[in-house]
Molecule: Bacterial RNase P class A
Organism: Sulfobacillus harzensis
């Protein structure tokens, strides 16, 4: 210098002018609105992100039958830990990748029980002889033995060799692989070491068992004020109730005046941002995180605000704009720092 791994920080900067949303304080108005409420001026403070984003998980909050148990139905899945809570995170087990720094890993159980293993090949799972190999006989043949050889396949009933045998075969011996028991270390996932021929196919992102979680909706939740008009329940009045039902009598309906009750809608308030907050520092703890002390207050609209113009300056600047609120994933996206690994090339 090239290539590459982690991790971390920045998100144009200073100023000025005019303007939009919030908080607060002061001042004002015979100002709008029925009424809840809200409007003006000035003066101060403040006014997006690291992903606001996809709504993918977890949670707060709110309401429904206070949701407690069973069945169904779904989800997570190696240990141990953090956490309010997770399918996150942190540390390590075990696989797997890379020369390395480092990186990936739905990684429980196939010896509960079912099911499936295309072709192909005798045979896809406890049974099995297709060709060989060995023996037997009543020998162009048929019978027993044999999973070592060939053949097929993605996978053949541990592999390699040695002795053994009719031939063979964990039948015996070494080693190597794996499973079971046992010792030791681990809090455990797992290691290590010893024994015992113990050798039992794959597959659960098949169906299942297994442990542990889960009630449903979601801020357009959801609280509270509330007209106008139009509708609803009751009371009064009417001397003899307008007026409709069949001509009348009953009986049904009922106009109109006036009182009360309630409930919806428009509208308004609330929820609405102080919070599992942010920084600094100290202590635990490898870490994720946890405590303590100090400090700060960092949008809150509702048709929706954050913008525009100029001025120096620099590398002329990506991605992208909150809408109850938190941790997290996952994408999208410019640049700068640090540490490390490999590589050539100089001294």
């Nucleotide at each position: 210098c090239g290539a590459g791994u982690u991790g971390g920080c920045c998100a144009g900067a200073c100023g000025a002018u005019c303007g939009c949303g919030g908080g607060c304080a002061a001042c004002a108005g015979u100002c709008c609105g029925a009424a809840a409420g809200g409007c003006g001026u000035u003066g101060u403070c403040u006014g997006a992100g690291g992903a606001a984003a996809g709504u993918c998980c977890g949670a707060g909050c709110u309401g429904c039958a206070u949701a407690g148990a069973g069945c169904a139905g779904g989800g997570u899945g190696c240990u141990g830990g953090a956490u309010a809570a997770c399918g996150u995170c942190c540390a390590g087990u075990g696989g797997g990748g890379g020369c390395g720094a480092c990186c990936c890993u739905a990684a429980g159980g196939a010896a509960a029980g079912u099911g499936c293993c295309a072709c192909a090949g005798a045979a896809a799972a406890c049974a099995a002889a297709c060709c060989g190999c060995c023996u037997u006989c009543u020998u162009u043949g048929a019978g027993g033995g044999u999973a070592a050889g060939g053949a097929u396949g993605a996978a053949a009933c541990g592999g390699u060799g040695c002795g053994g045998u009719a031939a063979g075969a964990g039948c015996g011996c070494a080693c190597c692989a794996g499973a079971g028991g046992c010792c030791a270390g681990g809090u455990g996932a797992c290691u290590g070491g010893u024994u015992u021929g113990c050798u039992u196919g794959g597959u659960a992102a098949a169906c299942c068992c297994c442990a542990c979680c889960c009630g449903c909706a979601g801020c357009a939740a959801g609280a509270c004020c509330g007209a106008a008009u139009a509708g609803g329940g009751g009371g009064a009045g009417g001397a003899u109730g307008a007026g409709g039902u069949u001509g009348c009598u009953c009986g049904c309906c009922g106009a109109c005046u006036u009182c009360c009750c309630g409930g919806g809608u428009a509208g308004g308030u609330c929820g609405c941002u102080u919070g599992a907050g942010g920084u600094g520092u100290c202590c635990g703890g490898u870490a994720a995180c946890g405590g303590g002390c100090a400090u700060c207050c960092c949008a809150g609209a509702u048709a929706a605000a954050u913008g525009a113009u100029c001025g120096u300056c620099c590398g002329u600047g990506a991605c992208a704009g909150a809408a109850c609120u938190c941790g997290g994933c996952u994408u999208a996206u410019g640049g700068c720092c640090a540490a490390c690994u490999c590589g050539u090339c100089g001294u």